About this RNA:
A computed fold for a 476-nucleotide part of an RNA from an uncultured bacterium, annotated as small-subunit ribosomal RNA, 3' major domain. Its mean pLDDT, the model's own confidence on a scale to 100, is 83. The full RNA is in RNAcentral, with records from ENA and SILVA. Rfam family: Bacterial small subunit ribosomal RNA. Its family is annotated with ribosome and structural constituent of ribosome in the Gene Ontology.
Context: one part of a larger RNA
RNA sequence: UGACGGGGGCCCGCACAAGCAGCGGAGCAUGUGGUUUAAUUCGAAGCAACGCGAAGAACCUUACCUAGACUUGACAUCUCCUGCAUUACUCUUAAUCGAGGAAGUCUCUUCGGAGACAGGAUGACAGGUGGUGCAUGGUUGUCGUCAGCUCGUGUCGUGAGAUGUUGGGUUAAGUCCCGCAACGAGCGCAACCCUUGUCUCGUGUUGCCAGCAUUUAGUUGGGGACUCACGAGAGACUGCCGGGGUUAACUCGGAGGAAGGUGGGGAUGACGUCAAAUCAUCAUGCCCCUUAUGUCUUGGGCUUCACGCAUGCUACAAUGGCAGGUACAGAGGGUGGCGAGCUCGUAAGUGUGAGCUAAUCCCUUAAAGCCUGUCUCAGUUCGGAUUGGGGUCUGCAACUCGACCUCAUGAAGUCGGAGUCGCUAGUAAUCGCAGAUCAGCAACGCUGCGGUGAAUACGUUCUCGGGCCUUGUACA
Numbered sequence: 001u002g003a004c005g006g007g008g009g010c011c012c013g014c015a016c017a018a019g020c021a022g023c024g025g026a027g028c029a030u031g032u033g034g035u036u037u038a039a040u041u042c043g044a045a046g047c048a049a050c051g052c053g054a055a056g057a058a059c060c061u062u063a064c065c066u067a068g069a070c071u072u073g074a075c076a077u078c079u080c081c082u083g084c085a086u087u088a089c090u091c092u093u094a095a096u097c098g099a100g101g102a103a104g105u106c107u108c109u110u111c112g113g114a115g116a117c118a119g120g121a122u123g124a125c126a127g128g129u130g131g132u133g134c135a136u137g138g139u140u141g142u143c144g145u146c147a148g149c150u151c152g153u154g155u156c157g158u159g160a161g162a163u164g165u166u167g168g169g170u171u172a173a174g175u176c177c178c179g180c181a182a183c184g185a186g187c188g189c190a191a192c193c194c195u196u197g198u199c200u201c202g203u204g205u206u207g208c209c210a211g212c213a214u215u216u217a218g219u220u221g222g223g224g225a226c227u228c229a230c231g232a233g234a235g236a237c238u239g240c241c242g243g244g245g246u247u248a249a250c251u252c253g254g255a256g257g258a259a260g261g262u263g264g265g266g267a268u269g270a271c272g273u274c275a276a277a278u279c280a281u282c283a284u285g286c287c288c289c290u291u292a293u294g295u296c297u298u299g300g301g302c303u304u305c306a307c308g309c310a311u312g313c314u315a316c317a318a319u320g321g322c323a324g325g326u327a328c329a330g331a332g333g334g335u336g337g338c339g340a341g342c343u344c345g346u347a348a349g350u351g352u353g354a355g356c357u358a359a360u361c362c363c364u365u366a367a368a369g370c371c372u373g374u375c376u377c378a379g380u381u382c383g384g385a386u387u388g389g390g391g392u393c394u395g396c397a398a399c400u401c402g403a404c405c406u407c408a409u410g411a412a413g414u415c416g417g418a419g420u421c422g423c424u425a426g427u428a429a430u431c432g433c434a435g436a437u438c439a440g441c442a443a444c445g446c447u448g449c450g451g452u453g454a455a456u457a458c459g460u461u462c463u464c465g466g467g468c469c470u471u472g473u474a475c476a
Base pairs, nucleotide, nucleotide: 001476002475003473004472005471007470008469009468010467011466012465013464015460016459019423020422022420023419026314027313028312029311030310031309032308033307034305042053043052064300065299067297068296069295070294073125077124078123079121080120081119082118083117086103087102089100090099091098106115107114108113127289128288130287131286132285136283137282138278139277140276141274143272148187149186150185151184152183153182154163155162156161167178168177169176193266194265195264196263198234199233200232201231202230203229204228208223209222212221213220237260240254241253242252243251244250303442316416320375321374322373323372324371325370326369332363333362334361337356338355341352342351344349382413387408388407389406390405391404392403393402429452430451431450432449433448434447435446
């Protein structure tokens, strides 16, 4: 100087407390350990691995296994030779590979040739999701959006170092004020950026419709008021008033205001820590393989199943289930696409196909809600697992191993031990909708979007984590 303390003081955080809803019990989904296997590819491991890489494993993907093939190679550059590129067909094979005949005859040209492409030869080489993340770059997690981490000059100390950065107040903040052997500065904080909340101006089509006509319908004429969209501005600064405070910083209350003291949300992550993660995104040193640890193909596996754990979904019901009627979003996506309307089907879907390269058309009836009826507390008209039958769709192909529909079946489950997680407001809870990936889909996941919409916070003694000062130390 740090680190540590079941030392002290001050302060903060959904850290506790106060509340609300959960998990832990059941069934299923997904991930993982283990087990099994020819293979169940690899990585991730307390918080910070376990709905994680994977925004989508039937083939492909695919890295694993089995079997069959290739050896300058699936891919790149160079050298040489031949050929006018290329296309579909037949045989063979499990498939790739292989064999055959056929059609066809690339571009430029100074007609010497050159280029592109294909086949062959030679070797230089290619190739490796092989190893090492403890050789590395880059990227990322975490402490933590915590308020810290440092430097120059000066001063003090023999020196390591100290001072500044400590102290008194204050703040979300090393934020600001005052004081001070310090005076300044840098990276962080804040602000600048995006979005949302109010108003003004401009522009009105595909958007809107108050008044005037028209009409089943903003449909049409018309209009720019309103909504909305897209731009440009204004607005919030403790600016004003009062109390407190050291005449300060600041704090409490008030006015005005759409908004008040950082208005809400996001992006933004200092010096560093964990030899944290990643050689399988990529790049890369060294090591290793080179008729194989490279490459192609068939089939299988990654989907096993006595069991343990993690994260979710659905429930156990009456604030409910079922049936009928009826209302209101936002944000996205769409041309090898979204697909209206009509038709057939109980339905999943089918046939046809209008419109739309989209503020125009479509996905797209939002659902919870509201109004009626029924069920009457039961393993039930709760719950839907499981299993059997019949179908639909995608796709060469749904056996291993897809999703969905329908008929039948109708399991566990009556609110969950010890323990434990999330959340302070348009939040929790609850309700649907969309998108990426994607032929299809294991999505109940993820990322967004809106609808309805709470309770509680006395307080900081205790638990956990963190910041500052101080003290002790057989620690570095």